[in-house]
The RNA shown here (transfer RNA) has 63 nucleotides and comes from Camelus ferus. NCBI's taxonomy places the organism under Eukaryota, Gnathostomata, Euteleostomi, Laurasiatheria, Camelus. The coordinates come from a structure-prediction model, not an experiment, and the mean pLDDT is 86. RNAcentral records the identical sequence in 2 taxa. Rfam family: tRNA. Rfam links the family to the GO term triplet codon-amino acid adaptor activity. The family's RNA type in Rfam is transfer RNA.

RNA sequence: GUAUGGCUCAGUGAUAGAGCACGUGCUUAGCAGGCAUGAGGUCCUGGGUUCAAUCCCCGGUAC
Numbered sequence: 001g002u003a004u005g006g007c008u009c010a011g012u013g014a015u016a017g018a019g020c021a022c023g024u025g026c027u028u029a030g031c032a033g034g035c036a037u038g039a040g041g042u043c044c045u046g047g048g049u050u051c052a053a054u055c056c057c058c059g060g061u062a063c
Base pairs, nucleotide, nucleotide: 001063002062003061006020007019008018009017022038023037024036025035026034027033044060045059046058047057048056
């Protein structure tokens, strides 16, 4: 310094999104591709501050 869906990353106080991957449907003789749609995340962990924390503060863990 970093830690957020399977992977790569965004989001920097008001209960989280994209791309790829995956499921289903359409298209095809079939596959790929394309289009539509869906599932999937106690935001590394334990506390603190706050009406409210992925976000701020402290400890821990991993790299």